Transfer RNA from an Oscillospiraceae bacterium, 73 nucleotides, folded computationally. Its mean pLDDT, the model's own confidence on a scale to 100, is 81. It matches the Rfam family "tRNA". Its family is annotated with triplet codon-amino acid adaptor activity in the Gene Ontology. About the family: Transfer RNA (tRNA) molecules are approximately 80 nucleotides in length. It is annotated as a transfer RNA.
RNA sequence: UCCUCCUUAGCUCAGUCGGUAGAGCAUGCGGCUGUUAACCGCAGGGUCGUCCGUUCAAGUCGGACAGGGGGAG
Numbered sequence: 001u002c003c004u005c006c007u008u009a010g011c012u013c014a015g016u017c018g019g020u021a022g023a024g025c026a027u028g029c030g031g032c033u034g035u036u037a038a039c040c041g042c043a044g045g046g047u048c049g050u051c052c053g054u055u056c057a058a059g060u061c062g063g064a065c066a067g068g069g070g071g072a073g
Base pairs, nucleotide, nucleotide: 001072002071003070004069005068006067007066010025011024012023013022019056027043028042029041030040031039049065050064051063052062053061
């Protein structure tokens, strides 16, 4: 320098044909228990990497940039 993949909650990751953003773990509260742990229930938490574009509507499509993984020279 070139090719390719990834970027969504604190962490690990889903998200269909473009149509109201989710799960597990973690955290907080409650239940259960003599207490703790385990188990059960509820809740909070998101500019979907950034900017621009297409569209009635973008996590999803297009472009640029940034960060990271792999490969080629």
Record summary
The sequence was found in a public genome assembly.